Predicted 3D model of an 85-nucleotide RNA (c-di-GMP-I riboswitch aptamer).
Of the family's consensus pairs, 90% are formed in the model.
Rfam family: c-di-GMP-I riboswitch aptamer. Gene Ontology term of the family: cyclic-di-GMP binding.

RNA sequence: AGUUUAUAAGGGCAAACCUGUUGAAAGACAGGGACGCAAAGCCAAGGGUCUAAGGCUUGAAACGCUAUGACAGCCGGUUGCCGCA
Numbered sequence: 001a002g003u004u005u006a007u008a009a010g011g012g013c014a015a016a017c018c019u020g021u022u023g024a025a026a027g028a029c030a031g032g033g034a035c036g037c038a039a040a041g042c043c044a045a046g047g048g049u050c051u052a053a054g055g056c057u058u059g060a061a062a063c064g065c066u067a068u069g070a071c072a073g074c075c076g077g078u079u080g081c082c083g084c085a
Base pairs, nucleotide, nucleotide: 004085012037013036017032018031019030020029021028022027035073041078042077043076046075047074048071049070050069054066055065056064
């Protein structure tokens, strides 16, 4: 220095739910709160999922379709900390 890997230390993030703000919605943000996470860091130009304001459709509506809106804690891509023996 490399591979595999236990434990520990320093720590980190924060699901559901509650409150407030925001948004058409999905969702996001802030505070509280911890189900979990070794990438639960980053990427929405790949796949997937959610929503459908506007648009398409209609005589008009409803239904349906549609992302220019979202989700990285679904898969994927990418960068990366400690470390006994």